Transfer RNA from Nocardioides baekrokdamisoli, 73 nucleotides, folded computationally.
RNA sequence: GGGUGUGUAGCUCAGUUGGUAGAGCAGCGCGUUUACACCGCGCCGGUCGCAGGUUCGAGUCCUGUCGCACCCA
Repeated sequence: GGGUGUGUAGCUCAGUUGGUAGAGCAGCGCGUUUACACCGCGCCGGUCGCAGGUUCGAGUCCUGUCGCACCCA
């Protein structure tokens, strides 16, 4: 230099044919307990790497770019 994959909550990851973004764990509160843990219920938490484009509408499609992993040279 060329190619492939990947980037979504604090962490690990889903997200169907483009139609208002989710789970588990973690955190916080309540219940339970003498207390802690376990367990139950609830809450908090996101400009979907960044910037553009297409579209009535983009996490999803297109372009550029950045990070990471791997392959080729």

RNAcentral records the identical sequence in 2 taxa. Rfam family: tRNA. The coordinates come from a structure-prediction model, not an experiment, and the mean pLDDT is 81. RNAcentral holds the sequence, with entries from ENA and Rfam.